[in-house]
Molecule: small-subunit ribosomal RNA
Organism: anaerobic digester metagenome
RNA sequence: AGAGUUUGAUCCUGGCUCAGGACGAAAGCUGGCGGCAUGCCUAACACAUGCAAGUCGAACGGAAAGUAGCAAUAUUUUCAGUGGCGAACGGGUGAGUAACACUUGAGCAACCUACCUUGUACUUUGGAAUAACUCCUAGAAAUGGGUGCUAAUACCGAAUAAGACCACGGAGAGGCAUCUCUUCGGGGCCAAAGCUCCGGCGGUACAAGAUGGGCUCGAGUCCAAUUAGCUAGAUGGUGAGAUAACAGCCCACCAUGGCAACGAUUGGUAGCCGGCCUGAGAGGGUGAUCGGCCACACUGGAACUGAGACACGGUCCAGACUCCUACGGGAGGCAGCAGUGGGGAAUAUUGGGCAAUGGGCGAAAGCCUUACCCAGCAAUGCCGCGUGUAUGAAGAAGGUCUUCGGAUUGUAAAGUACUAUAUUGGGGAAGAACACAAUGACGGUACCCAAGAGAAAAAGCCCCGGCUAACUAUGUGCCAGCAGCCGCGGUAAUACAUAGGGGGCUAGCUUUGUCCGGAAUUACUGGGCGUAAAGGGUGCGUAGGUGGCAAUGUAUGUUGGAAGUGUAAUCCCUCGGGCUUAACUCAGGGGCUGCUUCCAAAACUGCAUUACUUGAGUGUCGGAGAGGAAAACGGAAUUCCUAGUGUAGCGGUGAAAUGCUCAGAUAUUAGGAGGAACACCAGAGGCGAAGGCGGUUUUCUGGACGACAACUGACGCUGAGGCACGAAAGCGUGGGGAGCGAUUGGGAUUAGAUACCCCAGUAGUCCACGCCGUAAAUGAUGGGUACUUGAUGUUGGGAGUAUCAACUCUUCCAGUGUCGUAGCAAACGCGAUAAGUACCCCGCCUGGGGAGUACGGCCGCAAGGUUGAAACUCAAAGGAAUUGACGGGGACCCGCACAAGCAGCGGAGCAUGUGGUUUAAUUCGAAGCAACGCGAAAAACCUUACCAAGACUUGACAUCGCAUGAUCGCCAUAGAAAUAUGGUUUCUCUUCGGAGCAUGCAGACAGAUGGUGCAUGGUUGUCGUCAGCUCGUGUCGCGAGAUGUUGGGUUAAGUCCCAAAACGAGCGCAACCCUUGUUGUUAGUUGCCAAUAUUAAGUUAGGAACUCUAGCGAGACUGCCGCGGUAACGUGGAGGAAGGAAGGGACGACGUCAAAUCAUCAUGCCUCUUACGUCUUGGGCUACACACGUGCUACAAUGGCCAUAACAAAGAGCAGCAAUAUAGCGAUAUUGAGCAAAUCUCAUAAAAAUGGUCUCAGUUCGGAUUGUAGGCUGCAACUCGCCUACAUGAAGUCGGAGUUGCUAGUAAUCCCGAAUCAGAACGUCGGGGUGAAUGCGUUCCCGGGUCUUGUACACACCGCCCGUCACGCCAUGGGAGUUGGUAGUACCCAAAGUCGGUGAGCUAACCGCAAGGAGGCAGCCGCCUAAGGUAAGAUCAAUGACUGGGGUGAAGUCGUAACAAGGUAGCAGUACCGGAAGGUGCGGCUA
Repeated sequence: AGAGUUUGAUCCUGGCUCAGGACGAAAGCUGGCGGCAUGCCUAACACAUGCAAGUCGAACGGAAAGUAGCAAUAUUUUCAGUGGCGAACGGGUGAGUAACACUUGAGCAACCUACCUUGUACUUUGGAAUAACUCCUAGAAAUGGGUGCUAAUACCGAAUAAGACCACGGAGAGGCAUCUCUUCGGGGCCAAAGCUCCGGCGGUACAAGAUGGGCUCGAGUCCAAUUAGCUAGAUGGUGAGAUAACAGCCCACCAUGGCAACGAUUGGUAGCCGGCCUGAGAGGGUGAUCGGCCACACUGGAACUGAGACACGGUCCAGACUCCUACGGGAGGCAGCAGUGGGGAAUAUUGGGCAAUGGGCGAAAGCCUUACCCAGCAAUGCCGCGUGUAUGAAGAAGGUCUUCGGAUUGUAAAGUACUAUAUUGGGGAAGAACACAAUGACGGUACCCAAGAGAAAAAGCCCCGGCUAACUAUGUGCCAGCAGCCGCGGUAAUACAUAGGGGGCUAGCUUUGUCCGGAAUUACUGGGCGUAAAGGGUGCGUAGGUGGCAAUGUAUGUUGGAAGUGUAAUCCCUCGGGCUUAACUCAGGGGCUGCUUCCAAAACUGCAUUACUUGAGUGUCGGAGAGGAAAACGGAAUUCCUAGUGUAGCGGUGAAAUGCUCAGAUAUUAGGAGGAACACCAGAGGCGAAGGCGGUUUUCUGGACGACAACUGACGCUGAGGCACGAAAGCGUGGGGAGCGAUUGGGAUUAGAUACCCCAGUAGUCCACGCCGUAAAUGAUGGGUACUUGAUGUUGGGAGUAUCAACUCUUCCAGUGUCGUAGCAAACGCGAUAAGUACCCCGCCUGGGGAGUACGGCCGCAAGGUUGAAACUCAAAGGAAUUGACGGGGACCCGCACAAGCAGCGGAGCAUGUGGUUUAAUUCGAAGCAACGCGAAAAACCUUACCAAGACUUGACAUCGCAUGAUCGCCAUAGAAAUAUGGUUUCUCUUCGGAGCAUGCAGACAGAUGGUGCAUGGUUGUCGUCAGCUCGUGUCGCGAGAUGUUGGGUUAAGUCCCAAAACGAGCGCAACCCUUGUUGUUAGUUGCCAAUAUUAAGUUAGGAACUCUAGCGAGACUGCCGCGGUAACGUGGAGGAAGGAAGGGACGACGUCAAAUCAUCAUGCCUCUUACGUCUUGGGCUACACACGUGCUACAAUGGCCAUAACAAAGAGCAGCAAUAUAGCGAUAUUGAGCAAAUCUCAUAAAAAUGGUCUCAGUUCGGAUUGUAGGCUGCAACUCGCCUACAUGAAGUCGGAGUUGCUAGUAAUCCCGAAUCAGAACGUCGGGGUGAAUGCGUUCCCGGGUCUUGUACACACCGCCCGUCACGCCAUGGGAGUUGGUAGUACCCAAAGUCGGUGAGCUAACCGCAAGGAGGCAGCCGCCUAAGGUAAGAUCAAUGACUGGGGUGAAGUCGUAACAAGGUAGCAGUACCGGAAGGUGCGGCUA
């Protein structure tokens, strides 16, 4: 410090997720030791048991037990009680509390303070009771009641009064408003307690200190405005009361205030802080342990005592709960320490000790102390140590992987040599401070020394697809499972599970949860708003914020200095200290960024005063304008009415129909009526804040601009709330209604058509008045001010120049456009009218969906508007640009693509292939083009893979081992054959090692046309012989990418030329190769024959000229000429056998289609193994209601038939081609010359030509089908071959929709040959013969190429995608209601208790001789009041038949709305309508 994730890729926006740290944690697996810390976060739930606050005999009377003594008595110890002090500390918890509760800083001239310290002055004198105790008595108990006795430092009276307090009268000083202090005078009022060891310890009053508290104030302290108004003791005053003290704290009276947008009130949540965690910081989160403060003590209320409480281990009352009970009554409060139950993911011992520190009491000894010090439990955390160290290669064994060679585990182990922390023994602390002595829970602990045996006693957890360090094998097969995000798993999973190996951390590791960080993802530091989320529809203006120039003063902010405070701990520093180290701890320093006070400065800000003119405004003059409101007027057009002319249609559409029309339409002429809108001018012109504004005239009226520089003197800018305006649609009332026109009706279209198109037509559109308040209300761009190169239009005004004048030119303001520099920007783009550079103010945004929805509030007549969530769900949604692909987008070009032609197919019969059906089987594959006379260049058996039956199991075939040497072969029998049995025969070669062959045995293995072409290689098809596909360097761009390869021409061509930020290159194109066409040369046999002979015949002699053969050459290149053109090139011509690529072939770029093939072959994996292998016979692949493809033959006269002396090329041939001759009508048979071929043979080419016949007919066309008789091949022609002869003589008379091929030696037509092959082509592949027609042209169909445009597509239009409906699940709104909680209001009742009143009852201290009095108490009454009750509401939560929409789900249903011109451009507002997407109207926007 970043990373992953939206895309085919890119940049950006933006969310989600991860890596870090932390924890009072918990869970899973594992676990050696020690030190230091920490340990109910949940039920402030309920609690058994024990302990946690006592002490003092030196305050008091007494009791008991001892000791001494005979006893009196003395003395010791202990004890209940009276009395004193303490119990308000210490300890716990965080329920309540949003508050002066806390923090920080001040104040009290408005206060209190026991014990302690200092000082001053005192401590005199009387009295009456009472507990304990005794006796009686009630009760189960708790607890009492009565009689009698007694003491005090208990209680009461009196004295004294330095002093305090109260009121008054003087004097002085001070301050801070009320006031405070000092002092003088007299008056009133107020004290005390004794004990003693004789040292002291106490007691009272006052003054002061210290300590602790009380009260007040400034500032700070969570969320919600879907909480906006709250408040009657409420705010203040006067007076009385109350309190330690101020105060509405309380009361009476008076006034009507007080708080609040700087957030009152209400609701929710919460103890606050020092600190702790995180962070670079600013911040954010948190408030365990330790420390400070507060609050609470079963719940609620209340007071008493006291210095202090409204009191955790006190009292009273009410309530809930628990316990005891003799049923009459009683008792209790662990949020003290342990502990129990319960709750929970979860949190310890009913331990030891007062030795230390501290507290209470006491004179002290001492007692008490679950405060505290220790120990126990827990890896809960932090820190330290260990589980060995050194050596050790045969790189052991084993494991894993393997290409079988090895690699790895791995110096790891074993082996050898060492060492010590558990263990044992011995010693043994500090902590102790008390004059000495005594005193240690921890603890015989830490620590030290020694010993002996033996590495013996001690390693796990997570991870290994990317992020993120670390990889292989096996199993599994979208299953089981994993997952933080992206995502893995559908038979080769580094992602699941296991193993080996590896990586990380380590007595721990991982997961879960929470917080901060990363996240600049709430942005103060430090973000944004044209298109990504985001500018309010527009203005006016309140509060607020902000503000020109100059001077003086002040000192709010600001800056500097000083002082106080900021507890301790924490944090940082220390070559500071102490534990062996560290954690931990001690010391010193820093810091605690804050607050307060004082002093100083005066630049900036604020405030006050004064001045200025440039901002702003006023004034005078001037022109421009669809600016607004009202009234009047005008012409064109539509429609309607009346009349005329006139006759059959009009109208409308893609085409039609509905509609109108002989009752006279449409058309045309004239007249009239009525409403609405204002052509031309008209313009990226004008005006207005926006919405918006368009005939003319008049009236009224707003604003802007220019010129001038007279006036005011900062009056400015912005603007939360507020007010006003605000298109269209819509609403209300009343008018109006020509045209248009939601809804509606009809006609079309269509599968349907609630639409698009047509005919009609209602609301509405118009006017007046009143509502509504929204739009893509857009420049998707808030307002203001200032600054920053330019170019060019245009509107209004001015100045200058020029002119006679108008133009023109230069220039200044104010608007409105285009282009563009810098700069900005993700890019697109913006660019003085900023989206640049800055400042001020307002509004708004924070992932997508849910949703601008629900609920609540406000507004509205309604429609609805405004404000505006959550649950849930996804990992994206989105912007700009790029490359493709696509478009019922555009432009250009090409192709037998269309057109122009020729011949066909589709109809018939047959052949052949396919589908389907059938079958025991009809083996398998191929499936739009690019399957279908295809694999198959040939199924009677074989082939053959299929079926039936019969057989075999190391096998029909390959390799290896052992044995044997005729077991082979031949013959016979059985059998359908395979095979079995019998008979016969008894192997070959040899280098003598062996080899071959055959048989048997054993297992390793063979075998598979079984599966997967979606695991593959190879091969092939196709786009397409289309002209394309790329690279290097450079340049441009953040980048994907672009450029080059585009543009203008040209070409068959990315072929070439020119231009050009490109320059070059590669694969393709072309050429090189084969063949045909011309020719030269070489060579002449088997080919040829001009001349010479010769023959029946190039037959032979001869020739080498010609043809021909086949080697090597030549030839064509736009080379030449004319024309056009810059050029490339085009066009015409000459010459030439051939002319612009001369014809044909082979040759197929990057790639596409998971195209085809596992059945050519090869091959991974899977499957079968007495069978899915192998052999055999027979059958099947040849079936047949039917459908399709490809062909053949035809339908005839351009023909059929008959006859006759025409002319090829290319091939094949020895298990072959076969001449000749003979036989047969013929197929063929017999015979077998010649030929391994330019020699012989197949082998007669046919169409053609000539002559004859037929005469338009189902024929002398056509030949299917069938019968008979034959031939050939072959073991074998039944299923199931071919051919011949004779006979038979079907359909068919040129073929619907549609569709195929072909541009010249081509189509068409005619024969010939070959491969396969025993036999079996109408197929296939070749060969030659005869030999056309047409092409205007590129509008259209199909395919392709280039450029461009749009895109929501990228699996790429066979794409994407919207809504209803149906089903499952999830959360949520409404809902008659129901249930519960919370806070208040009103009223009723009212405990305990304070206060007040009363007090006829009761009454020790004082007064009084007494009676009685004073004082007190009970009782009663009153105010207040907890709990309780009643009532009407508020609010929150849960639940609710039914119901609304939403989200999400597998391949459901209906349509096709959107994305391309998405097939009617889309979108948003509004209204109406419709199963649904949606459609239509009106005005608007361009995205």